This is a predicted structure of a 64-nucleotide RNA (Fluoride riboswitch aptamer (crcB RNA motif)) from a Thermoplasmata archaeon. The coordinates come from a structure-prediction model, not an experiment, and the mean pLDDT is 82. NCBI's taxonomy places the organism under Archaea, Methanobacteriati, Thermoplasmatota, Thermoplasmata.

[in-house]
């Protein structure tokens, strides 16, 4: 110097926020949905979670 394991930091995992577990990466990184077309452009479509829980927004229903 260069590989890899493990701790600790840090980041992320298609729309907020907070717990808690979980996976990924390490700045040259992880991460940045899905479908169709006449395809690099157009059109159409799910879900606020990676998983749970709770708040907030949104969306249908029915009661006051």
């Nucleotide at each position: 110097g260069g590989c890899u394991c493990c701790c600790a930091c840090g980041g992320c995992g298609a729309u907020g926020u907070a717990g808690u577990c979980c996976g990924c990466c390490g700045c040259g990184a992880a991460c940045c949905g899905c479908c169709c077309g006449c395809c690099c452009c157009g059109g159409g479509c799910u879900g606020a979670u990676g998983a749970c829980u709770a708040c907030u927004a949104c969306c249908g229903a029915c009661g006051a």